Model confidence (mean pLDDT): 84 of 100. Predicted 3D model of a 1406-nucleotide RNA (small-subunit ribosomal RNA) from an uncultured bacterium.

RNA sequence: AGAGUUUGAUCCUGGCUCAGGAUGAACGCUAGCGGCAGGCUUAACACAUGCAAGUCGAGGGGCAGCGGGGAGGAAGCUUGCUUUCUCCGCCGGCGACCGGCGCACGGGUGAGUAACACGUAUGCAACCUGCCCCUGUCAGGGGGACAACCCGCCGAAAGGCGGGCUAAACCCGCGUACAUGCCACCGGGGCAUCCCGGAGGCAGGAAAGGCUUCGGCCGGACAGGGAUGGGCAUGCGGCGCAUUAGGCAGUAGGCGGGGUAACGGCCCACCUAACCGACGAUGCGUAGGGGUUCUGAGAGGAAGGUCCCCCACACUGGUACUGAGACACGGACCAGACUCCUACGGGAGGCAGCAGUGAGGAAUAUUGGUCAAUGGUCGGGAGACUGAACCAGCCAAGCCGCGUGAGGGAGGAAGGUACAGAGUAUCGCAAACCUCUUUUGUCAGGGAACAAAGGCGGGGACGUGUCCCCGGAUGAGUGUACCUGAAGAAAAAGCAUCGGCUAACUCCGUGCCAGCAGCCGCGGUAAUACGGAGGAUGCGAGCGUUAUCCGGAUUUAUUGGGUUUAAAGGGUGCGCAGGCGGUCUGUUAAGUCAGCGGUCAAAGCCCGGGGCUCAACCCAUGGCCUGCAUUUGAAACUGUAGUUCUUGAGUGAUGGAGAGGCAGGCGGAAUUCCGUGUGUAGCGGUGAAAUGCGUAGAUAUACGGAGGAACACCAGUGGCGAAGGCGGCCUGCUGGACAUUAACUGACGCUGAGGCGCGAAAGCGUGGGGAGCAAACAGGAUUAGAUACCCUGGUAGUCCACGCUGUAAACGAUGGAUACUAGGUGUGGGGGGACUGACCCCUUCCGUGCCGCAGCUAACGCAAUAAGUAUCCCACCUGGGGAGUACGAUCGCAAGGUUGAAACUCAAAGGAAUUGACGGGGGCCCGCACAAGCGGUGGAGUAUGUGGUUUAAUUCGAAGCAACGCGAAGAACCUUACCAGGGCUUGACAUCCCGAUGACCGGCAUAGAGAUAUGCUUUUCUCUUCGGAGACAUCGGUGACAGGUGGUGCAUGGUUGUCGUCAGCUCGCGUCGUGAGAUGUUGGGUUAAGUCCCGCAACGAGCGCAACCCCUAUCUUCAGUAGCCAGCAUUUAGGAUGGGCACUCUGGAGAGACUGCCCGGGACAACCGGGAGGAAGGCGGGGAUGACGUCAAAUCAUCAUGCCCCUUAUGGGCAGGGCUACACACGUGCUACAAUGGCGGAAACAGAGGGAGGCAAGCCGGCGACGGCAAGCAAACCCCAAAAAUACCGUCCCAGUUCGGACUGUAGUCUGCAACCCGACUACACGAAGCCGGAAUCGCUAGUAAUCGCGAAUCAGAAUGUCGCGGUGAAUACGUUCCCGGGUCUUGCACUCACCGCCCGUCAAG
Repeated sequence: AGAGUUUGAUCCUGGCUCAGGAUGAACGCUAGCGGCAGGCUUAACACAUGCAAGUCGAGGGGCAGCGGGGAGGAAGCUUGCUUUCUCCGCCGGCGACCGGCGCACGGGUGAGUAACACGUAUGCAACCUGCCCCUGUCAGGGGGACAACCCGCCGAAAGGCGGGCUAAACCCGCGUACAUGCCACCGGGGCAUCCCGGAGGCAGGAAAGGCUUCGGCCGGACAGGGAUGGGCAUGCGGCGCAUUAGGCAGUAGGCGGGGUAACGGCCCACCUAACCGACGAUGCGUAGGGGUUCUGAGAGGAAGGUCCCCCACACUGGUACUGAGACACGGACCAGACUCCUACGGGAGGCAGCAGUGAGGAAUAUUGGUCAAUGGUCGGGAGACUGAACCAGCCAAGCCGCGUGAGGGAGGAAGGUACAGAGUAUCGCAAACCUCUUUUGUCAGGGAACAAAGGCGGGGACGUGUCCCCGGAUGAGUGUACCUGAAGAAAAAGCAUCGGCUAACUCCGUGCCAGCAGCCGCGGUAAUACGGAGGAUGCGAGCGUUAUCCGGAUUUAUUGGGUUUAAAGGGUGCGCAGGCGGUCUGUUAAGUCAGCGGUCAAAGCCCGGGGCUCAACCCAUGGCCUGCAUUUGAAACUGUAGUUCUUGAGUGAUGGAGAGGCAGGCGGAAUUCCGUGUGUAGCGGUGAAAUGCGUAGAUAUACGGAGGAACACCAGUGGCGAAGGCGGCCUGCUGGACAUUAACUGACGCUGAGGCGCGAAAGCGUGGGGAGCAAACAGGAUUAGAUACCCUGGUAGUCCACGCUGUAAACGAUGGAUACUAGGUGUGGGGGGACUGACCCCUUCCGUGCCGCAGCUAACGCAAUAAGUAUCCCACCUGGGGAGUACGAUCGCAAGGUUGAAACUCAAAGGAAUUGACGGGGGCCCGCACAAGCGGUGGAGUAUGUGGUUUAAUUCGAAGCAACGCGAAGAACCUUACCAGGGCUUGACAUCCCGAUGACCGGCAUAGAGAUAUGCUUUUCUCUUCGGAGACAUCGGUGACAGGUGGUGCAUGGUUGUCGUCAGCUCGCGUCGUGAGAUGUUGGGUUAAGUCCCGCAACGAGCGCAACCCCUAUCUUCAGUAGCCAGCAUUUAGGAUGGGCACUCUGGAGAGACUGCCCGGGACAACCGGGAGGAAGGCGGGGAUGACGUCAAAUCAUCAUGCCCCUUAUGGGCAGGGCUACACACGUGCUACAAUGGCGGAAACAGAGGGAGGCAAGCCGGCGACGGCAAGCAAACCCCAAAAAUACCGUCCCAGUUCGGACUGUAGUCUGCAACCCGACUACACGAAGCCGGAAUCGCUAGUAAUCGCGAAUCAGAAUGUCGCGGUGAAUACGUUCCCGGGUCUUGCACUCACCGCCCGUCAAG
C1' cells in the first nucleotide's frame, strides 16, 4: 500500500466482498510449564446456609455466665488439702441494659435518568461542615426522669402492657458569656441586592466529668480562624426521530409571607399575562456520565467490562425520624407483590456485600485461608471487629516467556506411502549408531524478601510528652520464590489451509449426485474448488469458525466527493429570517494572533531510565492532556459604531424596437349548415374495399343567408416574456428590457430555508356556446383474433366567463449573481466615427446562433450564452429492485398532488466509447440470385436410398443447405460387424518359458450340417568326439498376455464437408486515442479480384487474388512405327507392298496474346469503348490450386490413439438365417405417356478406354441368351467394336394405339461349391398404370442446355448408379425493383452463445 467482481474487450460511475487490528467472548479439534492480568455482557430473576459493623468497664447502674478472693455449711479423708452448696461485686473481667462514638465509610449493581445527572470553567456579598489543627475564654450552683433490675399480666410465637426502685459524660432550669436579632452612630470597601470593622442600648442561648504512678493525660462549653468534606447557582460541551410543530396553568414574572444550612414558585395568598420554540420547544425511542479503550496517517468512527472520579439505586412505590452528615443496601413506618412460620388469632423476610443454589442463557469460578501487611471503626492503651484487603483454588478466556532436545551420521538401510510405476520421489540425516546437554518435569538437600513501625524494655535531647537511638517479639500465603545436587532424551504437537484474491499440487473415488462456498464461483466420467490419500504452505500450545467494532471505504468527502448524458438543479419568479458583501479614514477589541500565570485528579499513553534472570508486568522522573476561564498586549483581516466616495444598485431626461400582458371593436379566406336556381347518376373513401350519402335529385356548380372557431402569405436556429407561453387589423390601459446622457441618491447589493404569487395540456364545478376537429361509443374493413393502426359516423371536450387542480421529456435533461480568460463568422435592436452619400467600411453596448484555441471532461463533448478559472448563496444525490409504493400527516369537490419508509431480494443495475453480428435502415457492387428462356422434378410404373413399422435379427454410421443411387468402385456363401443354434478358452494372430515328437503339409476313410474328432499312410536340416548338441516346425502345458467393427468424434491425431475460388485476413514500425482500439485496409475512379491508378499520417510487408503447372484451340522444328499416302511404281484393289515423311496423327522442344498498335473517352493515370492485324483479344476455354477463420460440422466402423469397459466372452471358429421384410411417407434416378414419333429395311460418321485365370476375330449349331471349334493380340499392330441419334425407303394415322412396357406364366442360357429365401440374361405368351402431371420446386448463359450412343472402375456373376468419352446441337439475358446468398462503406442497437439474439405479459404444471 491494495485486490476480486458488471463487459467479447475498454474507460468511468457504483455497490458487494476480501486481506489488517481488536474483544469480559462462545463453539470445534488439540494441549507440557510458568509469570502477569481477567472471569453472569442474559433474569435490577428468585434465593437454602454461613459470614460481611461494631467498639468503649478510663461514662454509668449492675453481676446472668467465667476466673480469683473472703465468709459460712456439707462430704471425703492423707488434719490441711480436694470436691460440692450458700452468701459477699471485694478483684480480674463482663452477657444483657443506660450512655458515647461509629453504623451516611468501605463493598455491590447500572434498573431509572436526556437531567446542572456528568465533564469543564466560574460564582455563592445566598450556605453547612462531627472527628483533626490553631487561638481566646469558661466549666459556678441546683433539679429530674427512664432502662437494666424486682413484681404482676397478655400471647403459640414475635413480642407487648402495667406497677415499683435507681446511676451517669442521660435530661431540664438558674447565674455568667463576644453568637444572633432590633434601634440609632462612626470609619472603610464593593459587583446591583449590599459587605467588613469599631463602640452603645434592648432582647436572648452554655458546660461533664473520668483515669492517674499525682508529673499529668483523656475529655466538656462558647466564640473566631484553618483544613477536609459537602450544598446551591451559572456559561459551554457530549443522541436518534420533524412520518413529534407547537408546548405550558404554579405555567412566566412581581409584591408579601412560610419553609430551609442557604438562594429560589421550593410552598402559599394576591396582581400582571406572560414564558419556551425552526439556533428544534413539546412528545416518543434509546442510554448511567467522564478519565479512558479499540481502530485510524490524521480528522474521525465505535465502545464505556476490569482500575479511578462523579451520579443513581438497594424486593416495588411512598414517607419521615435520628444525626455534623441519610430521607439511610445488612435502620424505622405505611402500602403492594412474593416467600416462609403459625395454635389461624397473628407474625417473619429482602445476597445489585463474600462464597454458594436454582432459573435464564452460546456463556463466566471456591459455601477456601488470614488479619502477617495496607486501610477503616471504636478505645488512653493492650486490643477487638473488618468476605475492605492480602493470599490461595478453578478456567488456554487474554498478553508475555520457556520447553518438547543439540551436534555428527548415506548402505540415502529395512519398511511404509505416493507417482510420470523396469524406475523415481517421499517419510529422510529422519531412524539405527556415536558424542553432548538437562531448561521444564521427578526425587533429594538448602532456603529468602514481604517486618517495620506502633506498643514493651533500656538510653539520649529538650519545652515531661513529643522526638531520636538500641534491644527483643510478630508471616495467612509457605518450606513458596530462589539456589544446589542426582538419574535420564528421558514425560511433552497440534490446528487450519493448498482454483483466483492468497503462501502452498498430484493421485484415487464421486459424476449438477454427494457436497463446497467470504466474493467471483466449483460438481453433468479425465474436478489442483466435493470426499480420502500422499505431498506442500501458514501459524504453533495453540489453531480454526462464528459474533461484534474500526479500518481498507475519498462509499456522507471539515481535512476529502459530486449533480448535461452514470444517483442528483427546485417548473418559474417575488421575497421575511439567515448567509455573504464595493471605496477612504478614524473608533473599539467581539472574532483573530501572541505572552505570563491558573486549571486540565491519579492511573492510562509517549521518550529515555530503574526493578522482577528476559518479556509481559511493576516503579520513579519528564512529556502529553490539542480544552476552559482570567489577565496583559497587537490591530493587518472580519465584525462593531461613525465619516467619506461613486465604479455596484437605483432615479431622472432623450430615443427607437418588439406575436410582452389585459380589455373593446373590426376584417377577409376557408369548412359546415340553410334557401333558391342549373344539372344527372353517381358521390365519397381506400393498399383494395365496405359501412355512409344519393332518383324524395346527392356530388358538382351559381347566388343569397346563418353560425362558430382559427388567423394563409409575410415567417427568419427572427422578436418579446421569469417560466408556462405569445402570431389577422385598429384603439385604449399597462409591465419589462435596451441605447444615449451623466443631473440626482450614495452600498440602498447578491442569494434566499419557510412563505406568497404565476404556472402547458388533460381534468373538475356553475352558466353560456358549439362550425370544424374529436377520447368514449357505433358501424365497415384488416386479421388466427384486432376491444388497435385504415374508413364512415359521433358525445364529452376543444371556445367564452368565473372558480378549482398544480402536474409534464415544465429540457439547454445544464439553479442564481459577479469578475476574469485567444480568435473567426452570421443575425436582431441601438449609438459613435469616416465618407458628398442610401450602401460599403471601422468601432461600441445589449440580445441571439455557428466554428474554434487554451483549459476542463470517463468519454461524448463544453468552450465569453462554459460543462474553463475563482467567490457567495440556495436546491438536490449516496448500489439495483421493492417504490415515488405502504402507513401517517397535509392540500384538493373529486381525480389526485406534496412529504415519503421498511421487510424482503440481487451482485450487480448504470454512463460513454470500441470491435463484430444483426435491421421488414441507407448507399455502392457481385452471383443462373431474380428476371428472360430451354428442359425437368412433384402425378404413373419401376430402380435405388431414407424414415417409419415389423422382426430372433432386419448390424452400424450419415440428419437443413453441407444426411437420403451417401460410407457401399457392386450383401446368394464369403463380405458381415446382426440373429438363433451347436462348439473353443493362452485362443484365428505376436513375443517369452517348459515338455514331447521329428515332423508340418499332403492323400484316404468314418461320424457330423459343419466347425471338429478319430484312424491309416507319407515324412526334416546343420555340426559331431557318434554319447549328443543346435536350428526349425508341429503338438501339449503354465502364466505374463493376445483379442474387441465394445463406449466416448464433446478427450484426440489424421482426413473431409461447408461458407467459397467469396476477396478477403493480418503483421512490423510510425502516428492518433487514458484505453478497448483506430489508422494503414477509409476516400475518388477502375477491376473478375484489397486488380490497378490517384489522393491521404502513414510507410512497408505477409497469407490470399493473379501468374508460374496440366489439358485444349494455331503454327514451327525434331522424330516417322504398328500411324499417314500428296506425288512415283506394283497390286489380290486391302497403305496390301516398294518407296516417302509432304499432309493427318503421335510426342518431345519451341513460337504465339503483351491493351503491343490506331481512334475516342477518362485526370495527360489506371482503365473503358471501338478498330486493325491475327488461329485465338482484352482472364481465349477447361482443370488442378481453397487465405485467417466459422459450424464442440463428419468420421474411435479406413487407419492411429488417451481414458473407460469385456476376458470359458462384448474374444475366436462353424453351418443356417438376416442386412433383400412392407399398411405407409420422403429424396434421387430410369422408362414413358408418343407422329420432331414407333416399327421394318438398307447406308454413313467418333472419341476415350480395356484386354492373359483376359479380350477374342472367323467358322459351325441355336429364333435367341449362348454353346462348340479356333486365328490373332501383353496390343497406335489383334480383339472388345455394332457407335447411336442422323440421312434415305416403306409402314402405322391419333387410338390407351404397331404408344407404353410393369406384372405374371412357361421354356431356357450363363456365372458360381450353391441362384428357394435372393442373380443377370434369352424366347414365347400376358400387356397394368400412364394421354405431359396441384401447391410447390430444380438445373442450365455456348460447343453450354437438351438429346444420342460408347467405354471404364468395382466384379465369378450381378447398374436405370458412379466416373469418363465423343456425336448432333439450341433459346434467352430489357435489367437489378423484388426473393436467396455474398462483398464493401455508413447508420441504429438494451444483441456479443451475436435476431434461431435479447426480452415482456398471461396461462398451465411442478
Its Rfam family is "Bacterial small subunit ribosomal RNA". Its family is annotated with structural constituent of ribosome and ribosome in the Gene Ontology.